The RNA shown here (transfer RNA) has 72 nucleotides and comes from Anaerosporobacter mobilis DSM 15930. It matches the Rfam family "tRNA". Rfam's curators write: Transfer RNA (tRNA) molecules are approximately 80 nucleotides in length. Lineage of the source: Bacteria > Bacillati > Clostridia > Anaerosporobacter > Anaerosporobacter mobilis.

[in-house]
RNA sequence: GCACGAGUGGCUCAGUGGUGGAGUAUUGCCUUCCCAAGGCGAGGGUCGCGGGUUCGAAUCCCGUCUCGUGCU
Numbered sequence: 001g002c003a004c005g006a007g008u009g010g011c012u013c014a015g016u017g018g019u020g021g022a023g024u025a026u027u028g029c030c031u032u033c034c035c036a037a038g039g040c041g042a043g044g045g046u047c048g049c050g051g052g053u054u055c056g057a058a059u060c061c062c063g064u065c066u067c068g069u070g071c072u
Base pairs, nucleotide, nucleotide: 001071002070003069004068005067006066007065010024011023012022013021018055026042027041028040029039030038048064049063050062051061052060
């Protein structure tokens, strides 16, 4: 330099055009003599960044940044 893949709550990951989710972590309550386990809630996201397409974009297109793999 070229090709491919990844980037989404603190962490690990789903989500292939129509309300942004799960597990785990944090926290409140219930249960218990206490802890753990369990149950019911809550908070936490400019979906890496900037544009474009579209009535509508995490998703499609272009550019760019970071990381990984391969080739040279």